Context: one part of a larger RNA
Parts: sequence; structure tokens; C1' cells
RNA sequence: UGCUUAUAGUGGAUGCCUUGGCAAUCAGAGGCUAAGAAGGACGUAGUUGUUUACGAAAAUUACGGGUAGAGAACAAGCCUUAUUUGAACCGUAACAAUCUCCGAAUGGGGUAACCUAAAUAUUACGAAAGUAAAGCGAACGCAGAGAACUGAAACAUCUUAGUAACUGCAGGAAAAGAAAUCAAAAGAGAUUCCCAUAGUAGCGGCGAGCGAAAAGGGAUUAGUCACAAUUAUUGUCUUUAUAUAAAAUCAGAAACCUUAUGAAUAAGGUACCAAAGAAGGUAAAAGUCCUGUAAGUUAAAUUAUAUAUAAGAUGUAAUAAUAGAAGAAGUAAAACGAAACACGUGAAAUUUUGUUUGAAUAAAGGAAGACCACUUUCUAAGACUAAAUACUACUGAUUGACCUAUAGUGAACUAGUACCGUGAGGGAAAGGUGAAAAGAACCUUUAAUAAAGGAGUGAAAUAGACCUGAAACUGUAAGCAC
Repeated sequence: UGCUUAUAGUGGAUGCCUUGGCAAUCAGAGGCUAAGAAGGACGUAGUUGUUUACGAAAAUUACGGGUAGAGAACAAGCCUUAUUUGAACCGUAACAAUCUCCGAAUGGGGUAACCUAAAUAUUACGAAAGUAAAGCGAACGCAGAGAACUGAAACAUCUUAGUAACUGCAGGAAAAGAAAUCAAAAGAGAUUCCCAUAGUAGCGGCGAGCGAAAAGGGAUUAGUCACAAUUAUUGUCUUUAUAUAAAAUCAGAAACCUUAUGAAUAAGGUACCAAAGAAGGUAAAAGUCCUGUAAGUUAAAUUAUAUAUAAGAUGUAAUAAUAGAAGAAGUAAAACGAAACACGUGAAAUUUUGUUUGAAUAAAGGAAGACCACUUUCUAAGACUAAAUACUACUGAUUGACCUAUAGUGAACUAGUACCGUGAGGGAAAGGUGAAAAGAACCUUUAAUAAAGGAGUGAAAUAGACCUGAAACUGUAAGCAC
């Protein structure tokens, strides 16, 4: 020096665990905001660093519920406080209260959280009083404007795609919608969504590719208004009362013994409940120990729905019926130029439109894929309309041949934190003592810590900053070889 064995260290794999995630289902909610939001700054506790909560009434006040302890978490201690004159805890909420400053930020200014010092921010409507708007928000929606990489094995029409990113506006859904629709000699009867028709008919440098519709089967269903007249009826909104539901609660059955154990829920024995044998916890695996679960129960104030009564507000109002009237012009259409239709100008109908022209008017007009005739069918150039459909930032319940700490969210922990960057932005690592801290009193070594050795706790201390504790790597001892 190497190898082997043993032993110790280092290290943190593996196993077991789960506080956190992921994906769904069923419900709820689908908005917040000048009565000052979202998001922040700064403060507030007896002691207070961070998080959480709150706002100078500041880890809270009031009201309702509620019962013996409590003063949120890391996180104990001191200290304080409640105990039937009811603490903690749960619920309610800007039509209970308070709610600093910034922020749409709105008296003026400004380098956000400040200065100034007492006030008509601005815009629209209105004579004025005043009313309304703005700003934020995950996806879903409608509209405007609109790429390229890419594919075509190059590339220009084409494709990617009316996609992404951008802008405007809205709702709990939006949009669409009651035939100038389809169809085919038979008929259907608004729209939307699903299945299917069908990768069909078609379109296409007929390349790459793009790609319907009717009929059929389902989901859900709903039709109306506009002008005047006549007749009949009373509607709509608010308040009040009652009922139901939602939202704090209340109550909730039934088991003991023995054995071994550190510990019983285990094993053995003998019982019981069940509209409750869902689940979690308890020193190991519990229907009968605890929290619960099944079936029930509860509200002063609040919200929603329904009904009823009375009062008030609204008023040329509303609802229904009748017979009438009206029934849409720079429009339809054409030419030229574009776009949308599955359809790239094509034989190109249909829809929209920039420019130029420009009808008929129910004895009329449009459509049925050039166009014409016949036939059929409908009535454009006005408007409204629930449901079936889309989505989930958010709330509740439940589920998983989903993950189990290099996985699953970036984040199970002080996580969008630490840290990096002028900035936009980028972005970690880090879980586990034990049933219970019983977290090692005291003694010795040491100048004193650290560390070690005793002692003690505990089932275990090779459970001591800790479950298990692999390998690489390091030390020590012995043997063998050189």
C1' cells in the first nucleotide's frame, strides 16, 4: 500500500406515516365598488419578532346561540380574567357599530401610503335639488381589429387560423330565436345543445388539406309586441301578517370480565344496541370509551319563495277579447371591388357590404344553388322572449384501480418567502423524539463552554434534536499478500 473480516463514524436511500396537493361529482354562489372596492402602507395585544385577526371603539364592540374554563398560531412562562350578573367558542351583519392613510381616489398638489388646509373632482341628464357612470375580477360570451413559426417533405394560392396576443362591452349565463325557413309532389313547423347523417355530398397549386346540410333519434319547450277603437277585468311596486325553506343549535341507542403487555381497541369468555356496523380519535386493530353517525329538533334579528288581507305609491297605466287598420325605400335588385357561407370566381345561387345606379308594393314580392317556365312554399327592408347549452376565481358535502416529501401545486415548513435582477421578471431548499416532555435533577473530567463519563426518565436513549438508518466515503483493530 492492497484485499478480507469485525467495529465505529459520515451520509440520508429504503420502509412506514400525512398536516398538503391533483382530478372529479352533486349542490350553492356567480360578483365587489363613490355608503370608497380589489390591492396595499402604517398601526392595535400586559409582555410581541413573524403569521393571522382587527382599525385610534384597533387579536375587537353589539345582538342571537352557548357552557366551564379562557386570553389565535409558532410558544412556553410570568401576568390577567370568567364561573349563572354567563368568559371562551359558533352565527349574523355597511338596513347593528367602529373602520387611520394610500389606492378608481374624486378640494388642490404629489416622488402611492405625503404636503396643503376645509373644498361644486370630472363626465352625462336635469330649471334646480339631485340621479347615474367610472375602477377591480378566474374562466365562459358577443363584437372590433388580427399574426407568424408550422404543413405543403422547397414555396407564392392554400394551411397553421379567424387560432394566439391586443381592444371594447355584457351577463349569470351570453348569443340565437318565432320563417320572405326547409322540403319535394309527401310533408314539416322559432331558437339552442347532443347523437347520427359523415369523413358522406362537395371544396381544393383537385396538392397539402378543408369539410357541410336536410330527413331521423333525444334534451328542453313559449310565444309575443308595435296603430287606433269598443267591451270586460285590475294589474305592477312597496309595507304588513301567516306558512314553508335556508342559515348558529339541541338531543342522540348499546360492554363488561380474564390473560399477557409499557399501554387493549388484540386473544379467550359471556352480553347488548342498531332508522346509528359512515368516519376520525383514544398508550396496538373499538357498533356499545370520546367526537360523531341514522332518524329527529331549533331563530329575537336576516334572506328567498308562496299565499292572504289591508294600506300606500304608480296612471292617456296594465291584462284579456272582438272586429278592423297598418304591415317597413335610397330598401330589394343590378354593375364594379371585397368578405361570409364546408364552397379558393367558379355555371355560383344565398348572406354582408365600399362605390355607382335603382323597382314592385298583395292583381304584388322573395326563395326552391346560373338562368327561364310551371309548380310548391313563404312574406324581407321594425322589436322583445324563459328552458335545454358554456364556464368555475369562490363556498359546502362527497369520491378516487390519483401522488406520498427529488412525488404531488413553485409552495405539506416564515412560499411567491429567502435569494437574484436597474427593471419587466426569475425563484429555491426545508416534513417525522415519545403514548405522554416524563426534554436528562444531581455528581465527575475541563479555566469556562462544548464534549464526555456516571446518575435519572422511559417499553425503548444505538428513541437525546432525535422513527427506520442502505450505499458511496472515512477511521480503528485483527488476519493475509507485497